Source information
Large-subunit ribosomal RNA, domain II from Leptolyngbya sp. PCC 7410, 675 nucleotides, folded computationally. Its mean pLDDT, the model's own confidence on a scale to 100, is 83.
Context: one part of a larger RNA
This record gives sequence, C1' cells and structure tokens, in this order.
RNA sequence: GCCGGCGACUUAUAGGUACAGGUAGAUUAAGGCGGAGAUGCCGAAGUCAAAGGGAAACCGAGUCUGAAUAGGGCGCAUAUCUGUAUUUAUAGACCCGAACCCCGGUGAUCUAACCAUGUCCAGGAUGAAGCUUGGGUAACACCAAGUGGAGGUCCGAACCGACUGAUGUUGAAAAAUCAGCGGAUGAGGUGUGGUUAGGGGUGAAAUGCCAAUCGAACCGGGAGCUAGCUGGUUCUCCCCGAAAUGUGUUGAGGCGCAGCGGUAAUUGUUUAAGUCUGGGGGUAAAGCACUGAUUCGGUGCGGGCUGGGAGACCGGUACCAAAUCGAGUCAAACUCUGAAUACCAGAUGAAUAGAUUGCCAGUGAGACGGUGGGGGAUAAGCUUCAUCGUCAAGAGGGAAACAGCCCAGACCACCAGCUAAGGUCCCAAAAUAACACCUCAGUGAUAAAGGAGGUGGGAAUGCAGAGACAACCAGGAGGUUUGCCUAGAAGCAGCCAUCCUUAAAAGAGUGCGUAAUAGCUCACUGGUCAAGCGUUCCUCGCCGAAAAUGAACGGGGCUAAGGUGUUUACCGAAGCUUGGACUUGCAUUUAUGUGAGUGGUAGGGGAGCGUUCUGUUGUAGUGAGAAGCAUCAGCGGCAAGCAGGUGUGGACGAAGCAGAAGUGAGAAUGUCGGC
Repeated sequence: GCCGGCGACUUAUAGGUACAGGUAGAUUAAGGCGGAGAUGCCGAAGUCAAAGGGAAACCGAGUCUGAAUAGGGCGCAUAUCUGUAUUUAUAGACCCGAACCCCGGUGAUCUAACCAUGUCCAGGAUGAAGCUUGGGUAACACCAAGUGGAGGUCCGAACCGACUGAUGUUGAAAAAUCAGCGGAUGAGGUGUGGUUAGGGGUGAAAUGCCAAUCGAACCGGGAGCUAGCUGGUUCUCCCCGAAAUGUGUUGAGGCGCAGCGGUAAUUGUUUAAGUCUGGGGGUAAAGCACUGAUUCGGUGCGGGCUGGGAGACCGGUACCAAAUCGAGUCAAACUCUGAAUACCAGAUGAAUAGAUUGCCAGUGAGACGGUGGGGGAUAAGCUUCAUCGUCAAGAGGGAAACAGCCCAGACCACCAGCUAAGGUCCCAAAAUAACACCUCAGUGAUAAAGGAGGUGGGAAUGCAGAGACAACCAGGAGGUUUGCCUAGAAGCAGCCAUCCUUAAAAGAGUGCGUAAUAGCUCACUGGUCAAGCGUUCCUCGCCGAAAAUGAACGGGGCUAAGGUGUUUACCGAAGCUUGGACUUGCAUUUAUGUGAGUGGUAGGGGAGCGUUCUGUUGUAGUGAGAAGCAUCAGCGGCAAGCAGGUGUGGACGAAGCAGAAGUGAGAAUGUCGGC
C1' cells in the first nucleotide's frame, strides 16, 4: 500500500413542542395480587387542571394603584394521562486524541555522591630535601663530587578518557569502527558490600544524572480528567434552502440576541418587481451669495525706506499691504442653487406572495468583478465601507488552458429542430459571403512624452495667369566705418537710436566669416519658367520599444483569413421546442383539466429500502435439495433494492403483518488479521 473483519448521535431521569390515542376533570407512584404470557387487576398518597389580583391584610370575575365611579397594569378557565418523534438540561453523552495536576507505591544491578573493605598502575627519563667525603670558615655559611630518591614531575603500554577527521546514518552498533589524540603515583583507576528517592536525592554545576525515560523518574489509581482545537461519523428517493452581516462579549478561528433558512398553525391581500400620483432632501453637477483658499489689475488704511524741521508736523516712494472695486479660479468637514437614482406614503399589481405565533436549525473566516468613496503612491491577486452581480452552494457553451468575466440556470429520454454569447481558411461545426472604404506595419499580441514630405479624407483659410511655390540668372545700393563704447567694433562683442536718399528692390541688417576690414548669404526686387502652392483638422499606420532555453495571434498560416461601416445566410449550450416522470396551487365530474415548478453546500421537512433478533411460528416451504456462494438478457422499482432461472452447496427456514435494535463503511497518520 491493497484486501477482509471490527469501527462513532446511545441509555436513564426531568422539562418544552408536534403528532397519535384514552378520558371530560385527567392520572396513579411506591407497593401488592395474579398469570404460560401480558399493555391484566388492586393501590388517591401525590401531581396537573378547575380564579385571579395584590408585598400583604384582603377582595374576588375581578383586583392592584388611586381621592376617584377616571385612566392604566395583570386577569375574566380548558385541560390531563400514556405513547412516538424531536429538542433542552443533568450525567463520559457522537467517536478517537493531549500536554498536565493530584494520591499511593516501585526503583541507586545504569548513573551521581559518600561509607566500609580489597585490588591495579610494563618500561624509560629527570634527579628536590637529607646524608657522606673533600675543600672552605674563628665557628657557621658556602663550593664541589658522590650518595639519596622527592614530585596533583616528564616520555610512554595496560587502564581510564574522548580533541580532530573519515566511515557509518532502514548502522555490525538506539552513540560504534578506523587513523591520529589527552591523563597515566594521583583531586588516579577498579571489584565487592552498603547509604541517599521524586518538588526529593546527588551534582569540581551541564538543569547534568537518578535503569536507552528527567525543567521534575517509573507503575497503578482519580480517569472515559478537560480539549471554545484537529480528524472521522456507514442505505435510498422527494420538497424547500441559507450565512460569512449588526450588536454585546477577558470577545476576536468561541458564544448570546437580532438578521437570513425550514416546518406547522393562524390571518386573508395586508405583498415583491413594475406602473401612476404625492412628498421631504442637499449627493453628482454647478456656483462664489456665506466660511475659507487663490492669481492679475485699479484705488491705497497702515507699515517700511527716505527728504525737510527744534518739535508738532509737512513731503517723496518703482517696497509690503488692510479694506474695497473689476477680471479669473478652488473646497470631504463652503452653498445663492441643484438633478438622476434611492427612500417614504397612497393607488394598482395574485404568485408556492406578505404578516403573526410555536418548534427545529445552520451561519456570524467570505472571494472576485462593476459602480461610488476612505487608507495606500487615484501601487498591489492590497486593505476597509456602501451598492449590484457571480462563485461560495452552479453543471452546460464562450474567453487556447482559466471558482468569481460574457451567455445561460442541468427532473429524465432522443443518432430531431431553433437560437444566445461567441464564431464560419485548416486543426475544428459553420461564408475562402456580399457591398463600400482603410492599412503594407505581419500593424493585426502590451506602452508614454516626443519625433517624421508614411498614407487616405473632407473642411476652413492664405498666395496665385496683373504669373504664385520651388529652381536658375541678375540686383541687394548711397549718406555710412550712423552714434556710443573700444586697442579695433566698418550690418553681424556690447549699449542707444533705427532715420533719410536713389530706386523695380535693398534691414542702420537673417546667418556664416575677419584681429578689424574683406568675402559668402538672407530678407526684399526684376527676369526666365509655367500652374497650382502653403497652413490647420480627422483616419489607419512608422520610430520611440532592452532580460535572461525559442515561446504572450492557441497553432498552422494569412496581405486578408487584418481594420471600419452596412447587409444576408449558417454554425453554435444541459437555453427554447417534442415525449415521459414527479411536486404543488386552483377547479371539479375524484382522476382528470389547467397553471406554476423539479441545480444545490450548511441546514430543516417528508417517504421508503435493507440487516440481526422477538411475536404470529419452528408455521408455509425444504434431501424431488434450506441457508450461503457464483452467474444471468426479468421487475407493472425513480432509487436503496426485489423476484426468477442455472450451477455449486448439503440442513435448515421464509413471506406478510407487527415489535425491539450492538441496524448499513471508503476515508478517522483508525483497529485486528492476511498478502
């Protein structure tokens, strides 16, 4: 891992409610009697009900409050017993699961420390004190040689340890092996016997060790501790069908109440969408009348600076600037205004509507998308509200794939038809459709500021046969080198001015250039040429455009099979159409008609199938073959399932109608067995 067996809402008591039955007041409990058995027969103690109101006295269909005969509060009877179902409470209370806590014991054969008594430490090295001899001294001291054999001394086996690396890591081993390593006469190692025990011991101290267990050992018990937590919870069909919100919470992944679901009764149009009518509002927008913000201009309170004056004071000002006027703006906490929606009320609106009450829930982690806002960076598959949708609990078609997007809500059947979104060259069902344009970029898959004689279009406007635009030829002058400045400044460093003349025209000069001149050129004019030439706007394209395997039209590929507009066909879903089944409203002729419906998690309600046992009953059946097993094409079963045939098997054993449960297995790191 698979297969097989086992494996989880029980039981008791006391309440609530619904249903069924008994009685009309209901009923017995303990106990007793009796029987084959029983749900039989006794047994009113007790309980509920029959009257309430008041704190009470008390009064009583009323009573309390009250001065009240007012008003108001609570009342003016329908129950009760048993059973079944469901739910609540108390109990282990659906099952499995802690870490802990407490009580009583068992452990120091492991290990820690200690006590008693034994035992062990190859070999080598170093050479303390002391002593002897010699020297030396007045005597010591001191020196030398020898002797001696000290030491938590040195090297290094046994022994004890465990610093490094490798191997090992389902190991040879639940801590080892190999190669090196540390101590090795000591605070040394070790044998035997003994002592200390669990909030206790022991500890050269690591929370270490106390039998592979230690921040509190192990064994048994309290104990099925508790678990707002995780996991699991077993047959079928039918009907309805949520929530992820508000509020409170030592509350935030839990609960209570409300909201939303189911079911039963009552009520009987009270009702959703929609429509009509009537309302209030202060949002969007807009505006500046208020509150504030804000740019420019006019006037300029006051101030600054400044002149005169001894001072009072009188002047100047191109600075700041109140207030006011004109023009232009901004606002969630501004409003002289002011929608659409929404909301409220009335009318209408009939469908399984709404409301009330009882009982039974689940939910109280929501997700994304559209819209309106807050937070953030007008970031996030971000976060937080409001509102709508989908998913959640929703399958089907489309979006290549893709809970939340688009279309559309799956009762069943069909090798039938019509459509939606989306599509119609091939993959791949259907147009190589039609008409009119556009695009050449593979644009058609993603992006901006900005840039460009890309291309198509119409409109407006300017110039133009008295000749435009472009090109070419010619002119582009004189006063004058204007003045200033400057070394110089001559159109062309810079400053001021920017005139006049001759003219067809020519700036006191558009750019290049020179040290300054010079030179080239432009504006402007004439000529040649000859008919359109500029500016603005819109469409589709181009550049801007860099990421790590080649890889973001789904692919092939396409110049349409791309884009825009118009049109007609067709394809395309579980949508609609046909037949059947079921649920339910209404109607009745009571089995038909008609209308609506039948996706579904949590959850509620309804109806059934099957297993074991009990009664009928060891009955019907059964060696002319029971149960069980295997197999098969039946069912007037929707299903759980039920018949029948055949084979096997070899002795039991139904159906129907009732009753009682150890009553249904795929999951629980389930449990036991097998492989």